The part of an RNA shown here (small-subunit ribosomal RNA, central domain) has 352 nucleotides and comes from uncultured Merismopedia sp.
NCBI's taxonomy places the organism under Bacteria, Bacillati, Cyanobacteriota, Merismopediaceae, Merismopedia.
RNAcentral holds the full RNA, with entries from ENA and SILVA.
Its Rfam family is "Bacterial small subunit ribosomal RNA".
Context: one part of a larger RNA
RNA sequence: UUGGGCGUAAAGCGUCCGCAGGUGGCCCUGUAAGUCUGUCGUUAAAGCGUGGAGCUUCACUCCAUUUAAUGCGAUGGAUACUACAGGGCUAGAGUGUGGUACGGGCAGAGGGAAUUCCCGGUGUAUCGGUGAAAUGCGUAGAUAUCGGGAAGAACACCAGUGGCGAACGCGCUCUGCUGGGCCAUCACUGACACUCAUGGACGACAGCCAGGGGAGCGAAAGGGAUUAGAUACCCCUGUAGUCCUGGCCGUAAACGAUGAACACUAGGUGUCGGGGGAAUCGACCCCCUCGGUGUCGUAGCCAACGCGUUAAGUGUUCCGCCUGGGGGAGUACGCACGCUAGUGUGAAACUC
Numbered sequence: 001u002u003g004g005g006c007g008u009a010a011a012g013c014g015u016c017c018g019c020a021g022g023u024g025g026c027c028c029u030g031u032a033a034g035u036c037u038g039u040c041g042u043u044a045a046a047g048c049g050u051g052g053a054g055c056u057u058c059a060c061u062c063c064a065u066u067u068a069a070u071g072c073g074a075u076g077g078a079u080a081c082u083a084c085a086g087g088g089c090u091a092g093a094g095u096g097u098g099g100u101a102c103g104g105g106c107a108g109a110g111g112g113a114a115u116u117c118c119c120g121g122u123g124u125a126u127c128g129g130u131g132a133a134a135u136g137c138g139u140a141g142a143u144a145u146c147g148g149g150a151a152g153a154a155c156a157c158c159a160g161u162g163g164c165g166a167a168c169g170c171g172c173u174c175u176g177c178u179g180g181g182c183c184a185u186c187a188c189u190g191a192c193a194c195u196c197a198u199g200g201a202c203g204a205c206a207g208c209c210a211g212g213g214g215a216g217c218g219a220a221a222g223g224g225a226u227u228a229g230a231u232a233c234c235c236c237u238g239u240a241g242u243c244c245u246g247g248c249c250g251u252a253a254a255c256g257a258u259g260a261a262c263a264c265u266a267g268g269u270g271u272c273g274g275g276g277g278a279a280u281c282g283a284c285c286c287c288c289u290c291g292g293u294g295u296c297g298u299a300g301c302c303a304a305c306g307c308g309u310u311a312a313g314u315g316u317u318c319c320g321c322c323u324g325g326g327g328g329a330g331u332a333c334g335c336a337c338g339c340u341a342g343u344g345u346g347a348a349a350c351u352c
Base pairs, nucleotide, nucleotide: 004322005321006320007305008304012319014202015201016200017199021195022194023193025089026088027087028086029085030084031083033082034081035078036077037076038075039074040073041072042071049065050064051063052062053061054060092192093189094188095187096185097184098183099182100181104178105177106176107175108174109173110172111155115151116150117149118148119147120146121145122144127136163170164169207248208247209246210245211244212243216242217241221237222236223235224234259318260317261316262315263314264313267296268295269294270293271292272291273290274289275288276287277286300307301306325352326351327350334345335344336343337342
């Protein structure tokens, strides 16, 4: 390279935006570049095929002969498809109008329970902790209980394979600003679309820099136990950190281990959001329908497990990735990024 693959065997970038590139709806007209086709030229010799000849035969060599295949060029034609140009359409896409659900994002304000600490009252000998203990706390009055105050962090119940978001993620209440979705309508634009190398943005936790904050928890550290030992599991303390503001880092089993978009291919059942119908005083219940989220399952697929209209089925387009296995190794070297930690890219010798 060809071919084959990527849920679990190697393999889907963490997610999105998006230039170039690739791909692209229906109808009409034109051009004839791709495409198809006629003719002509060319496509050396040798070789191959056929017939014959020469070395005793073969191999080999020689002679004659049809050329073909393929490519290229010239010229004439065809116009279904692709392309290009022009015109039109509305089923894709987008906009408008009217509704609607939401822990989507940002900011501000407010709230109660609990915890710890401080002050005061009552009160007296333990409290705490464990498998059992001890370290620890307490007669300088603890624990318990009542009243008052302060601080920080997180928001019980509601809460639900329930909702929202591209992913990371988002949960007390109210207000403001703001993003996206869904449904109905079918008024408008008229293919404006899909995907996307490079690039850009976002991106849990931990960690880093600067300044705050610090209740609880708690790496490190100290002590008590356990144990043969115990640099652990258990207990008592406890610093970074966890929180806020600004700036870095850019990784995760960042998982549905399943890229995005579109179309098609049985159903049953639960649930969330919207619309319509029937019914009703009204709300439920019931029927239909659009969008999400689960579960079971047909055909089909799969090595099996399983997937199964939310496909891992059947197809199309585009991107990413894999290539004998385990180790060496996500290491070394180089380059790029980073304040550091490190991250991205990413071998080989050797070995089984």